[in-house]
Context: one part of a larger RNA
Molecule: small-subunit ribosomal RNA, central domain
Organism: metagenome
RNA sequence: CUGGGCGUAAAGCGCGCGUAGGCGGCCAUACAAGUCAGAGGUGAAAUCCCAGGGCUCAACCCUGGAACUGCCUUUGAAACUGUAUGGCUUGAAUAUCGGAGGGGAUAGCGGAAUUGCUAAUGUAGCGGUGAAAUGCGUAGAUAUUAGCAGGAACACCGGUGGCGAAGGCGGCUAUCUGGACGAUUAUUGACGCUGAGGCGCGAAAGCGUGGGGAUCAAACAGGAUUAGAUACCCUGGUAGUCCACGCUGUAAACGAUGGGUGCUAGCUGUCGGGAUCCUAGAUCUCGGUGGCGUAGCUAACGCGAUAAGCACCCCGCCUGGGGAGUACGGUCGCAAGAUUAAAACUC
Repeated sequence: CUGGGCGUAAAGCGCGCGUAGGCGGCCAUACAAGUCAGAGGUGAAAUCCCAGGGCUCAACCCUGGAACUGCCUUUGAAACUGUAUGGCUUGAAUAUCGGAGGGGAUAGCGGAAUUGCUAAUGUAGCGGUGAAAUGCGUAGAUAUUAGCAGGAACACCGGUGGCGAAGGCGGCUAUCUGGACGAUUAUUGACGCUGAGGCGCGAAAGCGUGGGGAUCAAACAGGAUUAGAUACCCUGGUAGUCCACGCUGUAAACGAUGGGUGCUAGCUGUCGGGAUCCUAGAUCUCGGUGGCGUAGCUAACGCGAUAAGCACCCCGCCUGGGGAGUACGGUCGCAAGAUUAAAACUC
């Protein structure tokens, strides 16, 4: 480079916004760059191919033809691509009205529970386990009651239920704020899709500075278990877990399934909206989210209008196992490390 691929065999970037680029709806007209046709020029010779011929054959050599898939000039064609102009409304966006939602940010508030402290009642145990022990307790624990403090998380509702691009989001109230959906078909008139680089967001752990510290709990200590037990179990317990600001930029970041558009049987549940009707509801319809399943696909498992079916457009990625997501170099980072990414050798 080409081919074939990417749910589970190697392979979809964690997710978005978007630059260049690639690709792009319907109608009409013009141009003729791409495209197609004719003509002309050129495309050295040798080589290759074809037909003959010469060395006794062959290699080799000679003659002729074809070819040299290309480039240039010119004359035409106008379907498609392109360019220009004019128009259209179905793609896209906007407007108006409406309801749904743990979407995001900030502030305040609430109750249950855990822990600690104070006081009261009360007495010998409590706790823990497979069984124990360490531990706590006559300096009065555990239990019960009242009060106070503080931090963190929000039982029930709660649901293959909702929202978000993903990460993720769940007590209540207020303020600020993003998106999606339905209805009306009012407005613009292709304004679109994708997206190398780039920019932003990005669980947990971790790092820096300053707070906070109830619970839980790496490390650590002790008690058990065991042949040993640097574990699993138990008693403690520090970072951390929480907040603010800054960094890190990873994950089984998973649907292990990139995004967009169109097309291809049905049945059934559920969430949000709409229309109609003889309104416990039914039917139709738009948008989500599940189960089953037809055609088709698949190595099989399975997928099956939320495709892994049938097609087109754009991006990313794979190319035997190990060495290795490593070394070196570059970039980024305070560090931890992240990212880009080989080879020798070996099977």